[in-house]
RNA sequence: GCAGUCUUCUGGGGCAGGGUGAGGUCCGGCGAACGUCGGGCCGAUUCCCGAUCGGCGGUGACAGCCCGUGAGGGCCUGGAGCGCCAGGCCCGUGGCCCGGUGGAAUUCCGGGGUCGACGGUACAGUCCGUAUGAGAUGAAGACGGC
Numbered sequence: 001g002c003a004g005u006c007u008u009c010u011g012g013g014g015c016a017g018g019g020u021g022a023g024g025u026c027c028g029g030c031g032a033a034c035g036u037c038g039g040g041c042c043g044a045u046u047c048c049c050g051a052u053c054g055g056c057g058g059u060g061a062c063a064g065c066c067c068g069u070g071a072g073g074g075c076c077u078g079g080a081g082c083g084c085c086a087g088g089c090c091c092g093u094g095g096c097c098c099g100g101u102g103g104a105a106u107u108c109c110g111g112g113g114u115c116g117a118c119g120g121u122a123c124a125g126u127c128c129g130u131a132u133g134a135g136a137u138g139a140a141g142a143c144g145g146c
Stems, first nucleotide, its partner, number of pairs: 001146002004143006017049003023042008051126002053116002055069004064114002072091008096112005118129003
């Protein structure tokens, strides 16, 4: 210095403002009542306008959208017993172009686009949730081998 084993730690960002009004509630009229008519208030980070965010590894030069990868779901077995732990198997996983510079960039610069798991709820990348979890990975240390 390097392969290996183990331990500890690390490991995700984001709705300002406006509109609409499902629904709720209160007051009054009519009505036996369900209701209905008129008015007030509350009411979506989900809808509409707009705003805003970008995990990890790789790649001739820096990447949400180039190549991979992570968060999800289902089934089976064992354990424990109120839904958790361990193992195994299967399924799923979105999105970019044009111009410029350059030896090299779908990664930089300019312009215009586009995407976002699962459950909940008024339809969610941004809220809440199993989650003080899991996790791609990164760091430090120890052991022992070459």